[in-house]
RNA sequence: AGAGUAGACGAUUCGCGUCAAGUGCCGCGGGAUGGGAGGUCGCCCACGGACGAAGGAAGCUUGCUUCCGCGGUGGAUCGCCGCAGCCGCU
Numbered sequence: 001a002g003a004g005u006a007g008a009c010g011a012u013u014c015g016c017g018u019c020a021a022g023u024g025c026c027g028c029g030g031g032a033u034g035g036g037a038g039g040u041c042g043c044c045c046a047c048g049g050a051c052g053a054a055g056g057a058a059g060c061u062u063g064c065u066u067c068c069g070c071g072g073u074g075g076a077u078c079g080c081c082g083c084a085g086c087c088g089c090u
Stems, first nucleotide, its partner, number of pairs: 001090002007081001009079007016071003025049003029045003035087002039083001055068006
């Protein structure tokens, strides 16, 4: 000097919700996290709290289906970015 994490962002695709979950916020308790130990102001989970929405059209079997949207929506793949300190690897 370099490699390598959890993850962030973007794209594609398949879903979920739109009869409101999810996302985001706060409190609290845990968990995992470069090869090793360890670790948070990063990530995940549980519980509690506050807040909160964009639906529309068509079909006919009247409760479903399809299509177009919407949601700071979930998964996968790809691209790109990517551990502060100690030890190790090259």

This is a predicted structure of a 90-nucleotide RNA (THF (Tetrahydrofolate) riboswitch aptamer) from a bovine gut metagenome. The model forms 93% of the base pairs in the Rfam consensus.